Notes:
The RNA shown here (c-di-GMP-I riboswitch aptamer) has 78 nucleotides and comes from a Chloroflexota bacterium. The model forms 95% of the base pairs in the Rfam consensus. The sequence was found by an Rfam model in a public genome assembly.

RNA sequence: CUCCCGAAAAGGCAAAACCACUGCGAGGUGGUGACGCAAAGCCACGGACCUCCCAGCGGAGGCCGCCGGGCUACCGAA
Repeated sequence: CUCCCGAAAAGGCAAAACCACUGCGAGGUGGUGACGCAAAGCCACGGACCUCCCAGCGGAGGCCGCCGGGCUACCGAA
């Protein structure tokens, strides 16, 4: 120095709910809030789930705090 790992320390993020705005909707944004999180940082790439359109085939979306994958990253005990 790198990888695995996750004690300690310094910090970080922010579930549900409520309020406001926004979207046909799933949802999204901001504020309050804190269930939790060692990637709960980013990516919709694969799957799952959800929404809209269609008689159907199918199409267009949402979601990264569901799983897998990719990229990056603070600290440094065993």